[in-house]
Context: one part of a larger RNA
Molecule: large-subunit ribosomal RNA, domain III
Organism: Betaproteobacteria bacterium
RNA sequence: GAGUAGCGUUAAAGGGAGUGAAAAGCUCCCUCGCCGUAAGCCCAAGGUUUCCUGCGCCACGUUCAUCGGCGCAGGGUGAGUCGGCCCCUAAGACGAGGCGGAAACGCGUAGUCGAUGGGAAACAGGUCAAUAUUCCUGUACCUCGCUGUGAUGCGAUGGGGGGACGGAGAAGGUUAUGCCGGCCGGGUGUUGGAUGUCCCGGUUUAAGCGUGUAGGCGUGCUGUCCAGGCAAAUCCGGAUGGCUUAGCUGAGGCGUGAUGACGAGUGCUCUUUUGAGCGCGAAGUGGUAGAUACCCUGCUUCCAAGAAAAGCCUCUAAGCUUCAGUCACAGUGGGACCGUACCGCAAACCGACACUGGUGGGCGAGAUGAAAAUUCUCAGGCGCUU
Numbered sequence: 001g002a003g004u005a006g007c008g009u010u011a012a013a014g015g016g017a018g019u020g021a022a023a024a025g026c027u028c029c030c031u032c033g034c035c036g037u038a039a040g041c042c043c044a045a046g047g048u049u050u051c052c053u054g055c056g057c058c059a060c061g062u063u064c065a066u067c068g069g070c071g072c073a074g075g076g077u078g079a080g081u082c083g084g085c086c087c088c089u090a091a092g093a094c095g096a097g098g099c100g101g102a103a104a105c106g107c108g109u110a111g112u113c114g115a116u117g118g119g120a121a122a123c124a125g126g127u128c129a130a131u132a133u134u135c136c137u138g139u140a141c142c143u144c145g146c147u148g149u150g151a152u153g154c155g156a157u158g159g160g161g162g163g164a165c166g167g168a169g170a171a172g173g174u175u176a177u178g179c180c181g182g183c184c185g186g187g188u189g190u191u192g193g194a195u196g197u198c199c200c201g202g203u204u205u206a207a208g209c210g211u212g213u214a215g216g217c218g219u220g221c222u223g224u225c226c227a228g229g230c231a232a233a234u235c236c237g238g239a240u241g242g243c244u245u246a247g248c249u250g251a252g253g254c255g256u257g258a259u260g261a262c263g264a265g266u267g268c269u270c271u272u273u274u275g276a277g278c279g280c281g282a283a284g285u286g287g288u289a290g291a292u293a294c295c296c297u298g299c300u301u302c303c304a305a306g307a308a309a310a311g312c313c314u315c316u317a318a319g320c321u322u323c324a325g326u327c328a329c330a331g332u333g334g335g336a337c338c339g340u341a342c343c344g345c346a347a348a349c350c351g352a353c354a355c356u357g358g359u360g361g362g363c364g365a366g367a368u369g370a371a372a373a374u375u376c377u378c379a380g381g382c383g384c385u386u
Base pairs, nucleotide, nucleotide: 013031014030015029016028017027018026032383033382034381035380040363041362042361043360046343047342050341051075052074053073054072055071056070060068061067081140082339083338084337086119087118088117092113093112094111098107099106100105122139123138124137125136126135145332146331147330148329149328150327151326152325153320154319158315159314160313161312166302167301168300169299172295173294174293177289178288179287180286181285182203183202184201185200186199187198188196204261205260208256209255210254211253215249216248217247220243221242222241223240224239225238226237228236229235262284265280266279267278268277269276270275303306349358350357365377366376367375
C1' cells in the first nucleotide's frame, strides 16, 4: 500500500428459552424461507476412523464460537443365506516341454491364472449413543458330512443335452404405487353461515409352504433298424412303424405363515432439558388409475447373424458288483476365513482450500401435464461459517 480488495453462487431470516466469562452463528421451541428425478434415500469406486460419547478451544474453521469433519480420551463394525474367498471361464497375462535368438530375451503347446460375466440358500418385526437380511423374537429354506430305514446298476478327466445370450417393435396379463369411497379413532370454535356431501389422523403385514391361473413353448410314449457323436452307450442323432395330445414353462392371485407382528392413540412411573421405561391397543376393507417393474432369456420382425466354461441332467468305458456308490424319507451335527463403522453428486472421493468444477448404478411421492419438462408441495433435508 491499507484497515483497502475480499470473506467463495442474492435459498433469508425473526423471536423466546437454555448453557456460558462472553451468544447474530451452539442446544431446544415457535414463526419464516429454500430443495423436493433433489440440495431426499440406497449401493459401487475412492477415502480410512472422518462414526458415537465425554472433556477442551492455543492452532485449524475466510468473522465469533460455549460449536465442529478441530485437539485429547474412551467406545463402536457380530453373517452358512449380503459381498468376497470358493467352482467356472472371457479379453488378457504367465507359461513345463518346444521354436527363435550371440545373449538379454521374444513367441507359444499342454496347462495355470484372470470378472467387469455364469454358479446353492432368508424373510418380517424389534433393538444400541454408535451395527444389523449379521444381534434378539418369530417363521424358513439351501448345501455338505454322518447315522438309520427302504429301494437300487453304480461308475469319467470321455459322449450328449442344457447353461446360452443381437437390434428394433407391438400387444396382452399383472404387480409396485397413487387416488377415491367405506371403516376406525379424534375434533367441531370464532362466525354472515357451517352436526355436515364438515375437518384431522390411521387403514400396514414378508420370505417360505400349498394351489397351479392369464399366458408361452409344444407333440409325448413306445417297437424295430442304423457307415454318425475319434472307443462304448439303453444317451444324442438318423430311418421306419404303433398309440396318443401328453409334457415343459409361467407372473400374479388365493389360502397358510398370522389367535402373531405392526398400528392412530391412550394410561402409569421416572426425569433438569433432550427424553426413558412399562402396559393397553380401534379399524386394518372395496373400487379405480396404473408403470420404464414382472410374466418376457417370451412373441413378431430385421440383417450386420449377435461369449465361453463349470455347476446341473443324462449315457456308457475301464472298473467294482451282498462292498462302495446312487435315489427317497427321517434323525443328528457342522458351515471356517475376510469385508461390514462413517462420507459417498460430497466440507470426508479427484481438483494445493470446508474450492460455484468433475464423479458409475438403483429408488425417486402428490397436484398440473404426453412427460423423469415446468411450477407449487409430501417424506426427508437444508438457510449455503462474516